[in-house]
Background: This is a predicted structure of a 114-nucleotide RNA (Glycine riboswitch aptamer) from an Anaerolineae bacterium. Its mean pLDDT, the model's own confidence on a scale to 100, is 79. It was read from a public genome assembly, where an Rfam model found it. Rfam family: Glycine riboswitch aptamer. On this family, see Mandal et al., Science 2004: "A glycine-dependent riboswitch that uses cooperative binding to control gene expression".
């Protein structure tokens, strides 16, 4: 179920930070491309972490005549574990364009995995 999660597509909305300096390209200039240098941004992507959960070791406590076992507390250690947090690898930094997490509407797949 008159179709949730999730995925893709279309349309719409969508922030931040340098018109940075300089070499080359270009007749010159502008724009663009590219290399270097310094300064920045976080909302493609990517990395990292919490609460908590599951174990290991060790020291106590309770039950018990004792061992085992169970429960429980402390210390230590391993694994799983989120974001718009954080890192700034990647990407981006006048306008335009591109990209853009996320949201809305629609379509398709999907089929309860919420």
């Nucleotide at each position: 179920u008159u179709g949730a999660a999730c995925a893709a597509c279309a349309c719409g909305a969508g922030a931040g930070a340098g018109u940075a300096u300089u070499g080359c390209u270009g007749a010159u200039g502008g724009u663009g491309g590219u290399g270097a240098u310094c300064g920045c941004c976080g909302a493609a992507g990517g990395g990292g972490c919490a609460c908590g959960c599951c174990g290991g070791a060790u020291c106590g406590g309770u039950a018990g005549g004792c061992c085992g076992u169970a429960c429980u507390g402390g210390u230590u250690u391993g694994g799983c574990u989120a974001a718009u947090c954080u890192c700034u690898c990647a990407g981006g930094c006048a306008a335009a364009g591109a990209a853009g997490a996320u949201c809305g509407u629609g379509u398709u797949g999907g089929g309860a995995c919420a």